[in-house]
RNA sequence: AGAGUUUGAUCCUGGCUCAGAACGAACGCUGGCGGCGUGGAUUAGGCAUUCAAGUCGCACGAUCUUCGGAUAGUGGCAAAAGGGUGAGUAACACGCGGGUAAUUUACCAUAAAGACUGGGAUAACCUGCUGAAAAGCGGGCUAAUACCGGAUAAGACCACACUACCGCAUGGUAGAGUGGUAAAAGGCGGGGACCCUUCGGGGCCUGCCACUUAUUGAUGAGCCCACGGCCUAUCAGCUUGUUGGUAGGGUAACGGCCUACCAAGGCUUUUGACGGGUAGCUGGUCUGAGAGGAUGGUCAGCCACACUGGGACUGAGACACUGCCCAGACUCCUACGGGAGGCUGCAGUCGAGAAUCUUUUGCAAUGGGGGAAACCCUGACAAUGCGACGCCGCGUGAGGGAUGAAGGUCUUCGGAUUGUAAACCUCUGUCACUAGGGAUGAAUACCAAUGAUCGAACAGGUCAAAGGAAUGACAGUACCUAGAGAGGAAGCCACGGCUAACUCCGUGCCAGCAGCCGCGGUAAUACGGAGGUGGCAAGCGUUGUUCGGAUUGACUGGGUGUAAAGGGUAUGUAGGCGUUCUUAUAAGUCAAGCGUGAAAUCCCUUGGCUCAACCAAGGAAUUGCACUUGAAACUGCAAGAAUUGAGUGAAGGAGAGGAGAAUGGAAUUCCAGGUGUAAGGGUGAAAUCUGUAGAUAUCUGGAAGAACACCAGUGGCGAAAGCGAUUCUCUGGCCUUUAACUGACGCUGAAAUACGAAAGCUAGGGGAGCAAACAGGAUUAGAUACCCUGGUAGUCCUAGCCGUAAACGAUGGGCACUAGGUGUAGGUCCGUCAAGGAUCUGUGCCGCAGUUAACACAUUAAGUGCCCCACCUGGGGACUACGGCCGCAAGGCUGAAACUCAAAGGAAUUGACGGGGACCCGCACAAGCGGUGGAGCAUGUGGUUUAAUACGACGCUACGCGUGGAAUUUUACCAGGGCUUGACAUGUACCUGAAAUCCUUCUGAAAGGUUGGACCUUUUUUAAGGACAGGUACACAGGUGUUGCAUGGCUGUCGUCAGCUCGUGUCGUGAGAUGUUGGGUUAAGUCCCGCAACGAGCGCAACCAUCGCCCUAUGUUGCUAAUCCCGUAAGGGAUGCACUCUUAGGGGACUGCCAGUGAUAAACUGGAGGAAGGUGGAGAUGACGUCAAGUCAGUACGGCCCUUACGCCCUGGGCGACACACGUGCUACAAUCCUCGCUGCAAUGGGCUGCGAAGCCGUAAGGUGAAGCCAAUCCCAAAAAAGCGAGGUCAGUUCGGAUUGAGGGCUGCAAUUCGCCCUCAUGAAGUUGGAAUCGCUAGUAACCGCAGAUCAGCCAUGCUGCGGUGAAUACGUUCCCGGGUCUUGUACACACCGCCCGUCAAGCCACCUGAGUUGAAUGCACCCGAAGUCGCUGACCCAACCUGCAAAGGGGGGAGGCGCCGAAGGUGUGUUUGAUAAGGAGGGCUAAGUCGGAACAAGGUA
Repeated sequence: AGAGUUUGAUCCUGGCUCAGAACGAACGCUGGCGGCGUGGAUUAGGCAUUCAAGUCGCACGAUCUUCGGAUAGUGGCAAAAGGGUGAGUAACACGCGGGUAAUUUACCAUAAAGACUGGGAUAACCUGCUGAAAAGCGGGCUAAUACCGGAUAAGACCACACUACCGCAUGGUAGAGUGGUAAAAGGCGGGGACCCUUCGGGGCCUGCCACUUAUUGAUGAGCCCACGGCCUAUCAGCUUGUUGGUAGGGUAACGGCCUACCAAGGCUUUUGACGGGUAGCUGGUCUGAGAGGAUGGUCAGCCACACUGGGACUGAGACACUGCCCAGACUCCUACGGGAGGCUGCAGUCGAGAAUCUUUUGCAAUGGGGGAAACCCUGACAAUGCGACGCCGCGUGAGGGAUGAAGGUCUUCGGAUUGUAAACCUCUGUCACUAGGGAUGAAUACCAAUGAUCGAACAGGUCAAAGGAAUGACAGUACCUAGAGAGGAAGCCACGGCUAACUCCGUGCCAGCAGCCGCGGUAAUACGGAGGUGGCAAGCGUUGUUCGGAUUGACUGGGUGUAAAGGGUAUGUAGGCGUUCUUAUAAGUCAAGCGUGAAAUCCCUUGGCUCAACCAAGGAAUUGCACUUGAAACUGCAAGAAUUGAGUGAAGGAGAGGAGAAUGGAAUUCCAGGUGUAAGGGUGAAAUCUGUAGAUAUCUGGAAGAACACCAGUGGCGAAAGCGAUUCUCUGGCCUUUAACUGACGCUGAAAUACGAAAGCUAGGGGAGCAAACAGGAUUAGAUACCCUGGUAGUCCUAGCCGUAAACGAUGGGCACUAGGUGUAGGUCCGUCAAGGAUCUGUGCCGCAGUUAACACAUUAAGUGCCCCACCUGGGGACUACGGCCGCAAGGCUGAAACUCAAAGGAAUUGACGGGGACCCGCACAAGCGGUGGAGCAUGUGGUUUAAUACGACGCUACGCGUGGAAUUUUACCAGGGCUUGACAUGUACCUGAAAUCCUUCUGAAAGGUUGGACCUUUUUUAAGGACAGGUACACAGGUGUUGCAUGGCUGUCGUCAGCUCGUGUCGUGAGAUGUUGGGUUAAGUCCCGCAACGAGCGCAACCAUCGCCCUAUGUUGCUAAUCCCGUAAGGGAUGCACUCUUAGGGGACUGCCAGUGAUAAACUGGAGGAAGGUGGAGAUGACGUCAAGUCAGUACGGCCCUUACGCCCUGGGCGACACACGUGCUACAAUCCUCGCUGCAAUGGGCUGCGAAGCCGUAAGGUGAAGCCAAUCCCAAAAAAGCGAGGUCAGUUCGGAUUGAGGGCUGCAAUUCGCCCUCAUGAAGUUGGAAUCGCUAGUAACCGCAGAUCAGCCAUGCUGCGGUGAAUACGUUCCCGGGUCUUGUACACACCGCCCGUCAAGCCACCUGAGUUGAAUGCACCCGAAGUCGCUGACCCAACCUGCAAAGGGGGGAGGCGCCGAAGGUGUGUUUGAUAAGGAGGGCUAAGUCGGAACAAGGUA
């Protein structure tokens, strides 16, 4: 610090996901040791049991006593601390900083004064009684540091009046005066005089501890204030003690804190009241570069709570966790009458939960309470135990060791790897184990020499203190030493990319994985296992959560033309922002100082545990707040001035700006009349419709409503919506010029208000044309549409609603700045009033810098800045639901969530496609000729059948194709019979036989099985060796078994179409572009010209072979002109190589020449010459690539499969079946023909297991025969159509030949399934072929025959070649098909056979609504009203004081009663929020369902 994921690729926007760190964690697998931490986060759910707050006998009486002491009660202090928890609380609860002139503070310290004199009770105890218990009642006695009266009163407090000083408004401080009010308690020690004595002692003096009043302080607490920190506006208004005042009460204290009266205020408007939800707050913790975000467990500070709710008492302090009273729920005891209880203390238990510990030891240390002290208490605390829960440390050994062992795994079979790893050798001894030693933590308190101090004192006490004696839970622990022995100690996850790490096997879209992208459908580095590797390590992974990455809420640090996002427009309130100068101020701002910002934490430097974690000390930091002082530039505030912003005035100007009224002509329709006759209208074509009752057409007149042609212009005006005939009236704004006036009056603008197209609504008018709905006619598979004929709301007017639009420049408003050019509208100025120039305001286009993801924008900014407003934060759900507001309604505004996806999207690129465009080509159409489709047959295919009908090929590009020859063989298929190292190859071992080879018996359909025999090389002849054959055993052979979607090779097709690319350069962020586009031209990316391109490659063309002309050479087997010979002739033989021809080499054609056209080019048109002319004809030759095209059955080859069979052999059958369908052909339907006879003319080829002549036989097929020929020699071989002649005369025929019968021939082992040919006989369909469709542009089509391959023969009408005869037509490129180039659109990229929408049907999911039902919370009103404070009363009761001899009275108090308030409870009525529900509505996701075809191309109606 980034990465993956949208696309064919690219850039951008944008979400999702990952890598990091962390945790009070949990789960899975695994687990050696130690240190330090940490551990009920859920049910603030319920709790058995022990313990957790007591202490003081030096306050008091009393009892007991071992005489040391112990302790029930009264009394004092403490129990308000410590410990727990986070339910409640959005609050002055907390934090930070202040205030208290509005307060209090036990114990402690400090300064001062005092402590005098009296009194009456009461518990314990004794006794009586009640009760199950808890507990209670009566009588009698007694004490105090318990309680009460009186005295004293410096100071304190209150009242009155005064002075000084100060402050912050009330006021405060100090001083002096008068009057008033209020105190006390003793205990324990010591002591020389003196006094008293009940002889114990006391007074007195003195010390200590207590006591009273009171000063100052410290500490703690209360109250008040500024500021700070959650969500929600789908909570917008809240409030009656409410806000203030007066008086009173109350409190430690201010205060509506409370009460009465008076006033009607107060809070909040966006700085968010009130309400709802959630939450203890902080120091800190985690993360982060930081700013921030999240969090508040342990530790520390504060708050709140203590079963739930209410209440007070005591006290310095509580409305009190282990106190009290009441109510409620729950649990327990009970004799049923009543009682008891509160673990959110430490342990522990149950429950719920993914989940959280010992019913341990000790007060040794630290701290706390009591005490004069010893000491007691302390589940605070210190320790221990449990848990890998976390952090840190250590170990599981170290060195050597190659035959690179064995085993495992992989393998190309060679090896590689595990791997120095092991074994083995030499060592060490941490941890654990055993044994021995063995700490620090402990020094105070206590006793106390001595010194100081109080004191009259040498009593005594206090303070300091040498010294003395004692104290350890942990723990025989840490640590140290010794012993033994490598011995006891390694796992987990991952290995497709992100992300370090790869192979084999299994599985076969199954099982499964997955954080995202995505893997798995037979070769899975992604599933499962194994080997190997990588990472971390006593842990490793997973899950959850937080921050980060995420600049993805942007303060640092984002955006809004098209990606999400500018409000429809304006006016304008609050608010925000605001020109120049001067003076003043000091709120903001800046600087310095001071206080605070607790400690701990973090950071730095040191130090202590062997290190580290951990702990300690010091520093820094704590970015903050407050106060004081200072500065005065900027902002603010105040005062004064200015004119440039803004406005006013004056002079001109343009305009569909607005409102109202009036007027006009053209057109349409209707009405009336005239003329006139059969149609009109409408469409792609029609029909509905109008018309003989007279339409349409035409003329005249009339009526009505609506809209205003031309002018008219990216011209004008308006804020936008919008505004278009003419005239008048009223009226708003704008521009220019001028520079007289005002003097910042400005800009923006939540809320609010106004305007706001069309459609729609209400009421009343109006209604010509047009026209939703509707009706009819068409179209169509359908057509609730597009087209046509009609037609109602509406469109128009008046008044009022609605308030939305792609209300768009998809671009908020204002100000300033930043090259220009060119139009246009309205002004002004200069100008010979001409051209033109300058300037201001509008409105367009082009374009630089700059910006932008790109497109594009570009002085009319989307550039550069400032100010203000509005809005956005992935797609869908959703312009939705619920709620609220508005509306008559329709509906509008505001506006979520659950759930779901990994994308959705913008711009641009390359392709592909278009029922887009332009140009061009092709037998593509057209023009022609001949066919196919109908018939019969042949052949291939499908289907069906079958034991089998072998396999492949399936639009063009399968179907007379592989197969260029299925009777057996072929043969792969089927049935049956057999063989098992095999029909075939190589090797090893053993046996047999000389070998090889040949003959042979039996059986059998054959294969096979089973017999017998013959022959023989070399030599050291017992035997051995090599080759060979057979047998046995083993490696292996074999497979037309599978995968052409694992492959090679070959092939088809687009297409012989003109294309396909590269290097360098340039342009672009990039994919890419350029070149290759453009203007011409060509068959051609062929060539020329131009051009940010310049070159090059594969294709095109040419080179190659062939046909056409000529020359040279050659001259047999070819040829025969001339000459010779023979022959009647045909012909033959010589001679010859001239000709034809053969086969070699050359020549020839290049737009070379001429003319025209053209840019003078390329080239085209015409012509000459020429055998041939513009590629002369026809071949071979097939670019980059496409179709997972075809072929594993031609061969080759990876993987998989079979191995007495999926291999091999044999016999027979099948591949030849036959209702049917299709393709390719043949023959025909006839007279341009058929039959018969006669005559004539080719070329390519083939031939020894061959072609086979002549002759003879046979009607023929054929037979016989054998000459010749290894072929320019001989043979196949007859060419046929054609020509001539004869017959047939339009018919199912003298057409046609299928089918069938009979008889023959040939091949072959064999012709039945299943061959070909011949003869005779038979003589089917068929009379030119529907829709549709094929081939061909010249020696072509058409017609005619010939040859060859394969081959014994042949199902060949096929295929491949050869020649013969030999046409017609092409205007042209609109259309169909295919192709090329450019351009355009695109939501396609598997690329239109694409993509994709909606209903319906099925399943699953969440949500909304719903008659209701049922919880929770809460408001209001009322009822009842506990405890208790307060108030009133108090005829009953009462020791202290007063009066009184007493009785009694008084004062004062109390029980009781009444009242206000008052928790729980009850009733009624609302609100909010859950759960649930028949039914209803839409939504999302699902397999290849149904119906259509809405969108994307002009998507076929943009």
Small-subunit ribosomal RNA from a metagenome, 1502 nucleotides, folded computationally.